[in-house]
């Protein structure tokens, strides 16, 4: 210095002039008055790292007092943050890409049972297509799975031993399992002896098993005030026992916010509950709604780290057809071109000066002018990323022009 690659933080400033919303003071005005409106004028505060997707989790509200099962969703090595979570942080194990640095993909269970492994191939929970031995009446039969072939995947390799031929059939080393241990680790899990010939696998984002967690909706939740109508029709609940005649208990229907189902509240049992259909009225205004927030920020401590604790400082949008804008000037940033100054390099195998063995010899070493990198400075031209709250808040994913400031790997080159 080039090039990868990870991480942080930023994503335009500064002034004028008009224009909006929220809040505070002041004032003036309408009302007797508190208050309210309104209108000047003033202080101040106003979009995002993603506001977007609506995938997760919750704050927080209803519904019953959110019980209990069962179905049904999710999740899935280990430990650890966190309010939680399918998030995040370290680690462990089995892959993929890369020279590295980094990046990325999986993860309970197949001795619980069920299904499937397609084509191709002789067969994929089993068998023999070619081959290979042996027998033969020559048609074939018997053995075999070491060589071949087919496939993701076909009796684990190596090497012996045995055999007609071979074959874990034995044998010794290996690799897997499986069964006891020992060391290291909180754990996953590494590692080391030992015994065992046990060597048929893969698929669960197929059912299914096994832990754990979930009641459901969802600010258009809901809360309160205001005003205002008109009701009509349908279905529609055996009773039984006791009484002090008021009731009362059984029992039934019915309603309770994703399915049943058991408890359990509430209401009705013809003086009738609720449901269901059809008609009518509201659709206005406050609150939810932003200073006790799982808030932000600087700083110390711990901690690998995700964060945690603590002292101080801040208060930083609340709309409701939806406010934060609009215009001008400077800079600021980024592309291009021109210009000035300017390195290497070249001029130079040299000119010049030395010194010698006097040779196309060694050494020191310019200058005009050509050059025009990194890089400074001026002009002038054009551009300036994605994108806009609507109850908040942790995360994830998508989008994104370019400025900074670190870590690391690789090349190169100087010291």
């Nucleotide at each position: 210095c080039a090039g990868g690659u990870u991480g942080g933080c930023c994503g335009g400033g500064u002034g004028g002039u008009u224009g909006c919303g929220g809040u505070c003071c002041u004032g003036u005005g309408a009302c007797c008055a508190a208050g309210u409106c309104a209108c000047a004028g003033g202080g101040u505060c106003g979009a995002g790292g993603a506001a977007a997707g609506u995938c997760c989790g919750c704050a927080c509200u209803c519904c019953a007092c959110a019980g209990g099962g069962c179905g049904c969703g999710a999740u899935g090595c280990c430990g650890g943050a966190u309010a939680a979570c399918u998030u995040c942080c370290g680690g462990g194990g089995c892959g993929g890409a890369g020279c590295a640095a980094u990046c990325u993909g999986c993860c309970g269970g197949a001795c619980u049972g069920g299904g499937c492994c397609a084509c191709a191939g002789a067969a994929a929970c089993a068998u023999a297509c070619c081959g290979c031995u042996c027998c033969u009446c020559c048609g074939g039969g018997a053995g075999u799975a070491a060589g071949g072939g087919u496939g993701a995947a076909a009796u684990g390799g190596u090497g012996g031993u045995g055999u007609a031929a071979g074959a874990g059939a034995c044998c010794a080393c290996c690799g897997g399992c499986g069964c006891g241990g020992g060391c290291a680790g909180c754990a996953a899990u590494g590692u080391c002896c030992g015994c065992g010939g046990c060597c048929a696998g893969g698929c669960a984002a197929c059912c299914c098993c096994c832990a754990u967690c979930g009641g459901g909706a969802g600010c258009a939740a809901a809360a309160c005030c205001a005003a205002g109508c008109a009701g009509g029709g349908a279905u529609g609940a055996a009773c039984u026992c006791c009484u002090c005649c008021g009731g009362g208990a059984g029992g039934g229907g019915a309603a309770g916010c994703g399915g049943c189902u058991c408890g359990u509240u509430u209401c009705c049992c013809u003086c009738g509950a609720a449901u269901c259909c059809c008609a009518g009225g509201u659709a206005g205004g406050u609150u939810g709604c932003g200073c006790c927030g799982a808030g932000a920020g600087c700083c110390a401590u711990c901690g690998a780290g995700a964060g945690a604790u603590g002292u101080c400082u801040c208060c930083c949008a609340g709309a409701u057809a939806g406010a934060u804008a609009a215009u001008c000037a400077c800079c600021a940033c980024c592309g291009g071109u021109u210009c000035a100054g300017g390195a290497a390099g070249g001029g130079a195998a040299g000119a010049c000066g030395c010194c010698c063995a006097c040779g196309u010899g060694g050494u020191g070493u310019a200058a005009a002018c050509c050059g025009g990198c990194u890089c400074u400075g001026a002009a002038c031209c054009g551009g300036c990323a994605c994108a806009g709250a609507a109850u908040g808040c942790g995360g994830c994913u998508u989008a994104c022009a370019g400025a900074c400031c670190g870590g690391c790997c690789u090349g190169g080159g100087g010291a």
This is a predicted structure of a 415-nucleotide RNA (Bacterial RNase P class A) from an Anaerolineales bacterium. The prediction has a mean pLDDT of 77. Rfam family: Bacterial RNase P class A. It is annotated as a ribozyme. Rfam links the family to the GO terms ribonuclease P activity, tRNA processing and dimeric ribonuclease P complex. The source organism's lineage runs through Bacteria, Bacillati, Chloroflexota, Anaerolineae and Anaerolineales.